[in-house]
RNA sequence: GGGAUAGUGGUAUUAAUGGUAAUAUAUUCGGCUGUUAACCGAAAGAACAAGGUUCGAUUCCUUGCUAUCCCG
Numbered sequence: 001g002g003g004a005u006a007g008u009g010g011u012a013u014u015a016a017u018g019g020u021a022a023u024a025u026a027u028u029c030g031g032c033u034g035u036u037a038a039c040c041g042a043a044a045g046a047a048c049a050a051g052g053u054u055c056g057a058u059u060c061c062u063u064g065c066u067a068u069c070c071c072g
Stems, first nucleotide, its partner, number of pairs: 001071007010025004019055001027043005048064005
């Protein structure tokens, strides 16, 4: 330099062929307990960035950024 794949709560992963984004774990609060842990209940928290298409984009298209891999 060329190519491929990926980017989603703090972390790890889903689902949705374009229409309210889910789970686990962690965090916080409450309950339970003699206390902690465990357990039970609840809460907050996320689509890499910028454009385009569309009534509507995390999803489709373009460009860029980052990471991994392959080729040279």